[in-house]
RNA sequence: CUUUGAAAAAGGCAAAACCUGAGUAAUCAGGCGACGCAAAGUCGCGGGUCUAAAGAUAUAGACUGCCGGACUACCAAA
Numbered sequence: 001c002u003u004u005g006a007a008a009a010a011g012g013c014a015a016a017a018c019c020u021g022a023g024u025a026a027u028c029a030g031g032c033g034a035c036g037c038a039a040a041g042u043c044g045c046g047g048g049u050c051u052a053a054a055g056a057u058a059u060a061g062a063c064u065g066c067c068g069g070a071c072u073a074c075c076a077a078a
Base pairs, nucleotide, nucleotide: 002078003077004076005075012037013036018031019030020029021028022027035065041071042070043069045068046067047066048063049062050061051060052059
């Protein structure tokens, strides 16, 4: 440096539900809580799904823990 892996060690993240707040909504933030995760770290780049408006020629948002991609990364082995 590359690849593989989570067996070990040190750790990390945090589903659903509940409470509070924001938003028309999808959903998001905080607290609590752990279903799970070897990138469940970052980016809405591609696909996909969802919401609103419209019913036209179609837009504006949301989800990366739906899939793929890009970038970065602890430990171990080869």